Transfer RNA from an Alphaproteobacteria bacterium, 75 nucleotides, folded computationally. It matches the Rfam family "tRNA". Rfam classes the family as a transfer RNA. It was read from a public genome assembly. The coordinates come from a structure-prediction model, not an experiment, and the mean pLDDT is 81.

[in-house]
Parts: sequence; C1' cells; structure tokens
RNA sequence: GGUCUCGUUGCAUAGCAUGGAUAGUGCGAGCGCUUCCGGAGCGCUAGGUCGUGGGUUCGAAUCCCCCCGAGUCCG
Repeated sequence: GGUCUCGUUGCAUAGCAUGGAUAGUGCGAGCGCUUCCGGAGCGCUAGGUCGUGGGUUCGAAUCCCCCCGAGUCCG
C1' cells in the first nucleotide's frame, strides 16, 4: 500500500441480510425488602441519542459515501 471484518450504556452482547412504534438482554452500579450484620434471593431505578460527518428516504442502529479507531489476510 491492498483486502475483508468489526465499532451499540461501565463491561459483554442481541437487533442490521428484509429500514417502521419508548434500541432489548445479562453482568455491574444505586435504592428498597429480607437478615443480628453481610452474602444469596426478590423488586425498583439510573445510565445509549448506536465511532465521526454527510447522503438517500415520509422514516436510518439498519442502505450508500468520506474520515477515525481496532483486528485478519496478502504484498
């Protein structure tokens, strides 16, 4: 230099092909119940505008393009 894959709450991950209602789940965090205290268990709450910018569209996490970052393979 070329190639392909990936980027979604603190962490992990689903959703993307086939665009559609408040972007879900687990762990973690906070609070409460329970307990002598803690753990476990149960319940509740907060936290994302989906890597950046632009385009297409009535509508974009999803499709297209440029960048940024991580990785695979080739040279």